């Protein structure tokens, strides 16, 4: 602190997606200890047993249970009754006090419910302090006992009984008061002590506990107010106790808290109300930090206690383990009635992915009650389960190379595992067993002692001494001893991100996967092993939150083109606001006080062996709140200035708007003249007009509609927009010089107002132009594009919509910041040019922004002020809703679902039915063929036992084959072999080798016969043959998409790169492009480039010419011979032959050209501008080809996919295509005579010559391993005869029949001769090839291959031509540019209906839940009012009776609960609408190039569909 993914490749935008942290978790796989902690997040579901709240006999009556001891009776000597409730204790009662604490839960609640400051109108048991008192009365009642009723729970009736129950009367501070008075408490227990009395005792006295009032504090609690506290505007208005205010009632207290009367009032965009979600909070978790998320455990407030409603008692509840009612559910029951409430702690059942024992203790802490001992106390301390989290510790240490052995792997050498193991020598932590044993415990109790209180040595109480007790935990920490390496390692990953790499299996299967993406026979991605990595009693995945993510940006984003500027103005709130003084102190800014619990973090220190936990201090809680000071700045109040603003005056310019009138030129129609046969329309046509006189053309008339030229990156206006004159009304702008007011100003959610085109409502108008319509065309169709007509409509008037690519894709306002040019209004200033200075409108261009492209005083620079919008592509500018509209539709505006991208702006290629430049037999101009016809050959097909295999557009197809009857032979069939036809090593054995004969198609197999080899250092070796044994041969088997090698094209096009160095963030770019010229990136000239390679050129071979030199088998000019043949002497001239020069270089001359390269022209030359022709093929493309030339990885066959042999195929034949020969005739055929060549080749050969044959050839053979001899006669030509246009004296196909020849062998299947035969075919359709000169044509000759077996290849030489205006087009390639949504690169990319299949969702007759408004019905329990019934102990009382109380009735408010009628909200449904997503469906081709009619935009109409038309606007 970031990476990974869009692209070929880069920058931005921008989403997804990973690493880190944490967790009440879950799950899988594993699992050794021990501390500390944590442990129903789901159904506020429902609940069996236990058990969580009781205590006080020092408050009462009292004794139902237990107990402990004397003592009397009875007696079965220990049992029952009594002394005697006497004791010690207590059930049940009555009374007190505690059950409002403790514990638990998070349903409700968006609220003064919480939090943090603050307040005044309260109330507070038990505690504390202080004062005062505690006097004297009186009536009942529960229990108990009697009786009765019920199944139970209980319940009633009578008799009697006690108090710290209860009730008066008197005082008292006190409270009220009309100042006379009224009102108004209390209790008593226990110890100890005198006295008295006859005894207990009582009285009194003391001490202590209680009780009563008053003040007062402390604690808690209610109340009230400031701030602060989720979403949703597709929730905007709400509210009648509602806001106030009087009286009255009420409360423990303010108050509409409550209820009359008055008043209309409160709240709301600073977001009421309504929906929906939620306990709040200190913390807790992430985060640099600011935030985000969250609210378990501990704490602090708060609500709740089966679900609703009430009170009632109480200091305090409207009260979890109280009480009344109502409703659900459960249990009981004799059907009459009753009981219940685990969200308390175990537990249980359901629910979930998931959460614990029906455990010991009250020893510690803490709580109730009690005077205390005590009881009590599922609070609380332990323990137990569970790796759920954090910590800590182990699972050995050293030592050990023969680097064992196993595995795994290999280039077969090794490497790795790996000092790891074994072995050798230690150690004993932890677990195990044995034993020793702290500390949590000290108050309490009891004695003494002192010292208070007291009369007191009782009694309490305090302190100190002494003695005696109390542990769940617990087998407890701790330490000590024993044995023994002995009981203790898994998990998840290895393609990148992301540490870590092999080898098998699988073969787009199986599978994996956070993202991007791995798998289709060589997977480091899937599975398994072998290593390796990282964490470790865990270790991985799931789920969740922060972060990373500066992807909501306050700190810390953006809006030209990536998402985003409202279409444009006017102006309300509201947000900012020139100068200068004074005041005042909200805001600000110091300082001080209170508060910000505790515990958490965080520092510093102590405690457990450490740690983690636990703790003591500090320290900070960044906040509120209060008091003081300060006065720059911002607010506020006064008061001032003028620069911002805005009015008056003079001038200007202009398609600014509106309303009247007025003009001419076109178009169309109608008369009307002239005139004839077309016209119009297109790519070309054809519907249509027209002999009923059109179109042309000449007058007249009428109608609408727009207003050429001028005209312009000219104006004007806010924006839409505005263009003939002229009048009249009317806005706005700009100069100019003063003069006035004096901050009046900018911006502006809501609101208003204007808004192109189309559309719509009424009513008119209608020349032309035209959506829909029609008809012709065009086409595969053609609902288009063109043509020909045509309605809405365009045009008025008056109303509406309300959007546009409505664009500068740029909100508005100030201010500041380098120039220059242009065009437009005004001023000054001047003879003009021009200069100065405003406004306004283009174009350039520095800084400076900016992804970049590009902006740049008219900013997209740079500060600022206010709006308004954006946050990933789809779904979607949709759905529902709401507002507007007649409608069409605006407008506001989601979610399900789905991908990992979608987008910008450059960049290098490709491609384009883009544009320039240039070159090629590209075409064009010639000549000749090829598609027709017969036959040869190869393919494709079919056929077959097999027709082996392989090449398939150009670049497969007379190709691999430079030669298949056997062999080749790879392919069938059928017969053998099986270490094998071939190699190498071992054993053994034999010379090798050969003859003859049987079987059998043959390899083969038996039998037989000859034959003993070379070297030798005498051991043997070395070929060669057999047998046997494994390792191993062998494969023309498969993969050319695993590969070397070689090869084809593109293309003999001129093009492809480097390096320095510039420039761009960057892919990249320059160079290499430019103007000039070339066959060429050849060359030159300019140039941010300088230079280099690899290509072109050239050096190389050949061919033209000359010169030298050499003369044999070539030659023969001269001279001489001659059989007349260079034959020979003999010559080197010549020709040739082969070695070596020379020569051609734009050198030279003219123009041209930029003085340049270079062109053209000419001249000399054998040749001229690379002289002709070869050889040579850049970086690359086509996964071009080729495992069957050879090599080779991999896999695959081994008595067979290897070997051998026969015989057959590779030659098959309805067809098709290619490549080639022969022809179709007289520029010919045939006869016969004659001329001239190159270059091969030749011993298993060539073979003269001579003999035979008609001939192929045979028989014989001289020469010649060849400049000597042979093949070997060159042909076409030339000359002469003959055919006379015919299926021919033209063609030669088939067929017959005889026959050579090679060859073991010519049947399948060979060539050649002779003899007969004598087919197709009379110059070839669409379409297509080759050639630019010694070239096409045409002629013939030789080779290789081969025994034979070319029409084919390969090479020669003769004969020898035609044409080229010219680059418009067709193909192909080069270089520059331009668009692009392509980059697998146009054979690209891609758009909609349909069909099918799954997914989510809208609408929907309904239908079902839930929640809620409004009216009304309707009242249970309870409180209150009121009460003609009924009953009534204390007080009065005149004794009748009242007073006050119970109970009953009733009114009044009110839970449940009905009824009606609305709303929201979820569900779910026949059918429907459209949306995504799918293998390689169907139709078409809308978009990308000029996408083949330029595309989008808005509207309107039409079409299966993508679209198409019309109208207007963009410029992407």
């Nucleotide at each position: 602190a970031g990476a990974g993914u869009u692209u070929g490749a880069u920058c931005a935008u921008g989403g997804c997606u990973c690493a880190g942290a944490u967790u009440g978790a879950a799950c899988g796989c594993u699992g050794g200890c021990g501390g500390c902690a944590g442990g129903c997040u789901u159904a506020a579901c429902a609940c069996a047993u236990g058990c969580a709240a009781g205590u006080c006999g020092a408050g009462c009556g009292g004794a139902a249970a237990c107990g402990a001891a004397a003592c009397u009776a009875g007696c079965u000597u220990g049992c029952u009754a009594g002394u005697a409730g006497g004791c010690g204790u207590c059930a049940a009662g009555c009374g007190g006090c505690g059950g409002a604490c403790g514990g638990g839960u998070g349903a409700g609640u968006a609220a003064c419910g919480c939090g943090u400051a603050g307040g005044a109108a309260u109330g507070u048991a038990c505690u504390c302090u202080a004062c005062a008192g505690u006097g004297g009365g009186g009536g009942a009642u529960a229990g108990c006992c009697c009786g009765g009723g019920g199944a139970a729970a209980c319940c009633c009736g009578g008799a009697u009984u006690a108090a710290u129950a209860c009730c008066g009367c008197a005082u008292a501070u006190g409270u009220c008061u009309u100042c006379g008075g009224a009102u108004g408490a209390a209790a008593g227990g226990u110890g100890g002590c005198c006295u008295c009395u006859g005894u207990a005792u009582a009285u009194g006295c003391u001490a202590u506990c209680g009780c009563u009032g008053u003040a007062g504090a402390a604690u808690c609690a209610g109340c009230c107010u400031g701030c602060g506290u989720a979403a949703g505007a597709u929730u905007a208005g709400c509210u009648a106790g509602u806001u106030g205010g009087u009286g009255a009632g009420g409360u423990a207290a303010a108050a509409g808290c409550u209820u009359a009367c008055c008043a209309a009032g409160g709240c709301g965009a600073c977001g009421a109300u309504c929906u929906u979600u939620a306990g709040c909070u200190g913390g807790u978790u992430u985060g640099a930090g600011a935030g985000g998320a969250u609210g378990a455990u501990c704490a602090g407030c708060c609500a709740c206690a089966c679900u609703g409603g009430g009170a009632c008692u109480g200091a305090g509840a409207c009260a979890c383990g109280g009480c009344c009612c109502a409703g659900a559910c459960u249990c009981c029951u004799a059907c009459g009635g009753g009981a219940g409430g685990c969200a308390g702690c175990a537990g249980u059942g359901g629910g979930g992915a998931a959460u614990a024992u029906u455990g010991g203790g009250c020893a510690a802490u803490g709580g109730g009650c009690g005077a205390a001992a005590g009881c009590c106390u599922g609070a609380c301390c332990c323990a137990g389960c569970c790796a759920u989290g954090c910590c800590g510790c182990g699972u050995g240490u050293g030592u050990g190379a023969a680097g064992a052995a196993g595995g795994c792997u290999c280039u077969a050498g090794g490497g790795u595992u790996g000092u790891a193991a074994a072995g050798c020598a230690c150690u004993u932590u932890a677990a195990g067993u044995u034993g020793u044993g702290a500390g949590g415990a000290a108050a309490a109790g009891u004695u003494a002692a002192u010292a208070a209180c007291u009369a007191a040595u009782a009694c309490u109480u305090a302190u100190u001494a002494g003695c005696c007790a109390u542990g769940a935990c617990g087998u407890u920490a701790a330490c000590a001893a024993c044995a023994g390496a002995a009981u203790a390692a898994g998990c998840a990953c290895c393609g990148g991100c992301u540490a870590a790499c092999u080898c098998c299996g699988u073969g787009c299967c199986a599978g994996c996967a956070g993202c991007c993406g791995c798998g289709g026979u060589a997977a480091u991605a899937c599975g398994g092993a072998g290593g390796g990595u990282g964490c470790a009693a865990g270790c991985g995945u799931u789920a969740a939150u922060c972060g990373g993510a500066a992807u909501u940006a306050c700190u810390g984003g953006g809006c030209g083109u990536a998402a985003a500027g409202c279409g444009u103005g006017u102006g309300u709130a509201g947000g900012u606001g020139g100068u200068c003084u004074g005041g005042u102190a909200a805001g600000u800014g110091u300082g001080a006080u209170g508060u910000g619990a505790a515990a958490u973090c965080c520092c510093u220190g102590g405690g457990c062996u450490u740690a983690a936990c636990c703790u003591a201090g500090g320290a900070a809680c960044u906040g509120c709140a209060u008091c003081a000071c300060a006065u720059a700045c911002u607010g506020c109040c006064a008061g001032u200035c003028u620069g911002g603003a805005a009015u008056c005056c003079u001038g200007a310019a202009g398609a600014g708007g509106g309303u009247a009138g007025g003009g001419g030129a076109a178009u169309u129609a109608u008369c009307u003249g002239u005139g004839u046969a077309g016209c119009g329309g297109u790519g070309a046509a054809a519907u249509g007009c027209g002999u009923a006189g059109a179109u042309a053309u000449g007058g007249a008339u009428a109608a609408g509609a727009a207003c050429a030229c001028c005209g312009g990156u000219g104006g004007c206006g806010a924006a839409g927009g505005c263009g003939c004159c002229u009048a009249c009304c009317u806005g706005g702008u700009c100069a100019g010089a003063g003069a006035u007011u004096g901050a009046c100003a900018c911006u502006g959610a809501g609101a208003c107002a204007c808004g192109a085109a189309a559309g719509c409502g009424u009513g008119g108008g209608u020349a032309g132009c035209g959506a829909a319509c029609a008809g012709g065309a065009u086409u595969a169709g053609a609902u288009a594009c063109c043509c020909u007509g045509g309605u809405a409509g365009u045009c008025c008037a008056c109303g509406c919509c309300g959007u546009a690519a409505a664009c500068g894709a740029u909100g508005a306002g100030g201010a500041u910041u380098a120039g220059c040019u242009g065009c437009u209004g005004g001023g000054c200033u001047u003879u003009a040019a021009a200069g100065c200075u405003u406004g306004g409108u283009a174009g350039c261009g520095c800084a400076g922004c900016u992804a970049a492209c590009g902006c740049a005083u008219u900013a997209a620079a740079u500060c600022u002020u206010c709006c308004g919008c954006c946050u990933g592509g789809g779904g979607a500018g949709u759905a529902c809703g709401g507002u507007c509209g007649c409608a069409a539709g605006a407008u506001u505006a989601a979610a399900a679902c789905u991908c990992a991208a979608a987008u910008g702006a450059a960049u290098u290629g490709a491609c384009g039915g883009g544009g320039g430049c240039c070159c090629g037999c590209a075409c064009a101009a010639g000549c000749g063929g090829u598609g027709g016809a017969g036959c040869a050959u190869g393919u494709g097909g079919u056929u077959u036992a097999a027709u082996u295999c392989g090449a398939u557009g150009c670049a497969a197809c007379g190709c691999g084959a430079a030669g298949a009857a056997c062999c080749u032979u790879a392919c069938c069939u059928a017969c053998u072999c099986u270490u094998g036809a071939c190699a190498u090593c071992c054993a053994g054995a034999g010379a090798a080798u050969u003859u003859u004969c049987u079987a059998g198609a043959g390899a083969u197999a038996g039998a037989u016969u000859a034959g003993u080899g070379c070297c030798u250092u005498c051991g043997g070796g070395a070929a060669c043959u057999c047998u046997g044994u494994g390792a191993c041969a062998g494969g023309u088997g498969c993969u050319g998409c695993a590969u070397g090698g070689c090869u084809g094209u593109c293309g003999u096009c001129a093009g492809c790169u480097c390096g320095u160095g510039u420039u761009g963030u960057g892919a990249a770019a320059u160079g290499u492009u430019g103007g000039g010229u070339u066959a060429a990136g050849u060359c030159c000239c300019g140039u941010a480039a300088c230079g280099a390679g690899c290509g072109c050129a050239a050096c190389c071979c050949u061919u033209a010419u000359c010169c030298u030199u050499a003369u044999u088998u070539g030659c023969c000019a001269g001279c001489g011979g001659u059989u007349c043949g260079g034959c020979c002497g003999g010559g080197g001239a010549c020709u040739a032959u082969a070695a070596g020069g020379a020569g051609a270089c734009u050198g030279c001359c003219g123009g041209u050209g930029a003085u340049a390269a270079a062109c053209c022209g000419g001249a000399g030359g054998a040749a001229g501008g690379u002289g002709g022709g070869g050889a040579c093929g850049a970086c690359g493309u086509c996964a071009a080809g080729u495992c069957a030339u050879c090599a080779u990885g991999g896999c695959c066959c081994u008595u067979a996919c290897g070997a051998g042999u026969a015989g057959g195929g590779c030659u098959a034949c309805a067809c098709a295509c290619g490549u080639g020969c022969u022809a179709c005739a007289a520029u010919g055929g045939c006869c016969a005579g004659u001329a001239c060549a190159a270059a091969g080749g030749g011993c298993g050969g060539c073979a003269a010559g001579c003999u035979a044959g008609c001939a192929a050839u045979a028989g014989u053979g001289a020469g010649c391993g060849a400049a000597u001899c042979c093949c070997a006669g060159a042909a076409a030509g030339c000359u002469g005869g003959u055919c006379g246009u015919a299926g021919u004296c033209c063609g030669g196909a088939u067929u017959g029949g005889a026959g050579u020849c090679u060859g073991c062998a010519a049947c399948u299947c060979g060539a050649c001769u002779c003899c007969a035969u004598g087919a197709a075919g009379u110059c070839g359709g669409a379409a297509u090839c080759g050639c630019u000169a010694g070239u096409a044509a045409u002629c013939g000759u030789g080779g290789a291959u081969c025994a034979g077996a070319a029409u084919g290849c390969c090479a020669c030489g003769g004969u020898g031509a035609a044409u080229a205006c010219g680059u418009u087009c067709c193909c192909g390639g080069g270089c520059c540019u331009u668009g692009u949504a392509c980059a697998c690169a146009c054979c690209g990319c891609c758009c909609g209906u349909c069909a099918c299949a799954c997914c989510a969702u809208g609408g929907g007759a309904g239908u079902g839940g839930c929640u809620u408004g409004c009216a009304c019905c309707a009242g249970a329990a309870g409180u209150a009012g009121c009460u003609a019934g009924a009953c009534u102990a204390a007080c009065c009382u005149u004794c009748g009776g009242g007073a006050g109380g119970u109970c009953g009735g009733u009114u009044a408010c009110c839970a449940c609960g009905g009824u009606g009628u609305g709303g929201g909200u979820c569900g779910u449904a026949a059918c429907u609408g459209g949306g995504g997503u799918g293998a390689a469906g169907u139709c078409g081709u809308a978009a990308c190039a000029a996408g083949g009619u330029a595309g989008c935009c808005g509207u309107a109409g039409g079409g299966g569909a993508a679209c198409c038309u019309g109208c207007g606007g963009c410029u992407g």

This is a predicted structure of a 1516-nucleotide RNA (small-subunit ribosomal RNA) from a protist metagenome. The coordinates come from a structure-prediction model, not an experiment, and the mean pLDDT is 85. The sequence is in RNAcentral, with records from SILVA. Its Rfam family is "Bacterial small subunit ribosomal RNA". Its family is annotated with ribosome and structural constituent of ribosome in the Gene Ontology.